RNA sequence: GUCCUGGUAGCUCAGUUGGUAGAGCGCACGGCUGUUAACCGUGAAGUCGUAGGUUCGAGUCCUACCCGGGACG
Numbered sequence: 001g002u003c004c005u006g007g008u009a010g011c012u013c014a015g016u017u018g019g020u021a022g023a024g025c026g027c028a029c030g031g032c033u034g035u036u037a038a039c040c041g042u043g044a045a046g047u048c049g050u051a052g053g054u055u056c057g058a059g060u061c062c063u064a065c066c067c068g069g070g071a072c073g
């Protein structure tokens, strides 16, 4: 330098053919319990890597760039 792959909640990751952003773990509060743990319920937490473009509508499609991993030279 070229190409491939990944970037979504604090962490690990889903997200289908473009149509309301989710799960598990963790965290907070409550229930249960003599207490803790476990279990059950509720809740908070997101610029979807950045900036543009297409579209009525973008996590999803297009372009450039940034960061992690890999292949080739």
Stems, first nucleotide, its partner, number of pairs: 001072007010025004019056001027043005049065005